[in-house]
Annotation: Lysine riboswitch aptamer from a soil metagenome, 161 nucleotides, folded computationally. Model confidence (mean pLDDT): 81 of 100. The sequence is in RNAcentral, with records from MGnify. Its Rfam family is "Lysine riboswitch aptamer". From the family's description: Riboswitches are metabolite binding domains within certain messenger RNAs that serve as precision sensors for their corresponding targets. Allosteric rearrangement of mRNA structure is mediated by ligand binding, and this results in modulation of gene expression. This family includes riboswitches that sense lysine in a number of genes involved in lysine metabolism, including lysC. The model forms 100% of the base pairs in the Rfam consensus.
RNA sequence: GUAGAGGCGCGGAAAGAAUAAGUACGGCAAAACCGAGUUUGGGACACGAUGACGGUGCCGGAAAGGUCAAUCCGCCGAAGUGGCAUGGCCGCCGGGCCUUGCUGCUGGGCCGCUGUUGAAGAGGCAGCGGACUGUCACCGCUUUUGGCGGUGGAGAACUAU
Numbered sequence: 001g002u003a004g005a006g007g008c009g010c011g012g013a014a015a016g017a018a019u020a021a022g023u024a025c026g027g028c029a030a031a032a033c034c035g036a037g038u039u040u041g042g043g044a045c046a047c048g049a050u051g052a053c054g055g056u057g058c059c060g061g062a063a064a065g066g067u068c069a070a071u072c073c074g075c076c077g078a079a080g081u082g083g084c085a086u087g088g089c090c091g092c093c094g095g096g097c098c099u100u101g102c103u104g105c106u107g108g109g110c111c112g113c114u115g116u117u118g119a120a121g122a123g124g125c126a127g128c129g130g131a132c133u134g135u136c137a138c139c140g141c142u143u144u145u146g147g148c149g150g151u152g153g154a155g156a157a158c159u160a161u
Base pairs, nucleotide, nucleotide: 001161002160003159004158007076009075010074011073012072013071016068017067025060026059027058028057029056035047037045038044041093042092079106080105081104082103083102084101085100087098088097089096090095107133108132110130111129112128113127114126115125116124117123135153136152137151138150139149140148141147142146
């Protein structure tokens, strides 16, 4: 350099389905009352006694993200995340979203707890803990090309070439 292995393996895509939700929102009606809206803050703006906001009744009624089983695509630092920087978009500011590069951490999936995000008992992310699993190293036993057990390390690794 090339090719591989870990398995409920990682990530992406379109369609469909459920959920989101009888929610947001719209219309009508009666009552009631004074503030209410733009992310929680500032500013500014515009609304409200011609009765707003909110609540009740009736009639209508979404969507996005996330999820699902399979399919397809790219793969095995797959990928995720913290920091710094670059570029783009939105916003009045605070700020938010996406892309790329460098760098730090994490072998992997599962379960539990805490926090955060989320409509959510789903899912994502972070930390801690637990057993399991793959790999290599060391040690011990053995029926010794092998197998079993114990301890430990990390993917810039491991195996083959």